This is a predicted structure of a 131-nucleotide RNA (SAM riboswitch aptamer (S box leader)) from Nocardioides phosphati.
[in-house]
C1' cells in the first nucleotide's frame, strides 16, 4: 500500500492542556474564541472479528485437536457486552460531480440548461479475509 468480501438514513460526550483551524480531495453548505484540529483522562454507542446457543456444509486433499472412533474449519439464525481485538462518539458517508430512468419549469417545438426525485457507479470510512 494493493486486491477480495460486508457495511456505512439508526445510535453515543464532559474534563485537562492548548490556541486557529475543520468536516478525506474538489465545488457547495455548515461547524469554529460560547475554543477548531492535536494531545491525555473519564465516560457512551454499536455488535465487524472474537465469545455462546441452535441449525448447515465439507472432511478427496490440507490445518488444528484427539480418548485415534472422531470433532473443529463453511454457512444461516438468534444471545450476551462480564472478557479479549478493532472501531465510532455534528449534519445520511454533511450534499454534490460519473451513467440510467421519471416529475414539473423555462424554451414555439427539440436540442439543450437548471431544479426535484429514484437507481447504478467513482471515491472514502470501517471491519475481515487470504484453508
Nucleotide at each position: 500500500u494493493g486486491c477480495u468480501c460486508a457495511u456505512c438514513g439508526a445510535g453515543a460526550g464532559g474534563g485537562a492542556c492548548u490556541g486557529a483551524g475543520g468536516g478525506a480531495a474538489c465545488g457547495g453548505c455548515c461547524c469554529g474564541a460560547c475554543g477548531a484540529a492535536g494531545u491525555c483522562c473519564c465516560g457512551g454507542c454499536a455488535a465487524c472479528c472474537g465469545c455462546c446457543a441452535c441449525g448447515u456444509a465439507c472432511c478427496c486433499c490440507c490445518u488444528g485437536c484427539u480418548u485415534c472412533g472422531g470433532c473443529a474449519g463453511u454457512c444461516g439464525u438468534g444471545g450476551a457486552a462480564a472478557c479479549g481485538g478493532u472501531g465510532c462518539u455534528a449534519a445520511u458517508u454533511c450534499c454534490g460531480g460519473c451513467c440510467c430512468g421519471c416529475g414539473g419549469c423555462g424554451a414555439a417545438a427539440g436540442a439543450c440548461g437548471g431544479c426535484g426525485u429514484g437507481g447504478g457507479g467513482a471515491a472514502g470510512a470501517u471491519g475481515a479475509g487470504a484453508g